This is a predicted structure of a 76-nucleotide RNA (transfer RNA) from a Thermoleophilales bacterium. NCBI's taxonomy places the organism under Bacteria, Bacillati, Actinomycetota, Thermoleophilia, Thermoleophilales. The sequence was found in a public genome assembly. Its Rfam family is "tRNA". Rfam classes the family as a transfer RNA.
């Protein structure tokens, strides 16, 4: 330097063909318990990496740029 692929709640991950942004788990509140734990049950939580573009509409599709991961290459 080139070429894939990936960034989406605190953490791991979904999210199909562009059309309601979700789950689990941690974290909060309950409830059971003589306390916990374990288990049930509720909320709550989001600049979808950043900046633009196309679209009535964009996590999804274009550009450009930052980060992470694999592979070729080139110096040394």
């Nucleotide at each position: 330097g080139g070429g894939g692929u990936g960034c989406u709640a605190g953490c791991u991950c979904a999210a199909c063909u562009g059309g309601g942004a979700g789950a689990g788990c941690a974290g909060c509140g309950g409830c059971c318990u003589c306390c916990a734990a374990a288990g049930c049950c509720g909320a709550a939580g989001g600049u979808u990496c950043c900046a633009g573009g196309u679209u009535c509409g964009a996590g999804u599709c274009c550009u450009g740029g930052g980060c992470g991961c694999c592979c070729c290459g080139c110096c040394a």